[in-house]
Parts: sequence; structure tokens; C1' cells
RNA sequence: CGGGGUGUAGCGCAGCUGGCAGCGCGCUGCUUUUGGGUAGCAGAGGUCCCGAGUUCGAAUCCCGGCACCCCGA
Repeated sequence: CGGGGUGUAGCGCAGCUGGCAGCGCGCUGCUUUUGGGUAGCAGAGGUCCCGAGUUCGAAUCCCGGCACCCCGA
């Protein structure tokens, strides 16, 4: 320098063909226990890496950038 991949909750990741952003773990509260753990119930937590565009509507499509990983030179 060129090509490819990844970026979504604290962590690990889904999210199809554009239509209310989810799962597991973790966290908080309640029940259970003498207490803790386990189990059950409820809840909080998100500028979907950044910017711009298309569209009635974008995590998703187009363009530009950033970070990381891989391959080549």
C1' cells in the first nucleotide's frame, strides 16, 4: 500500500427479505432460607463505532471515515 472480516446493554453474542432492538451471563428488588447459595417472579440498563445519503421508515441498503483481526505485497 491492496483485499477480506468484525464493531449491537457491563461481558459473550443473535437480529432473516428495511417495519416497536433481543437472548444468555451479570446487576437491582421481591419470594424462598437463621444467613448465604440454588430456584422462582419482577425490573433497570442501548446516540446499534462515527458522519453523510436513499427511503414514509435504516442496526439492516449506498458513500466516506475510525478501531481491531486476518491474508497478500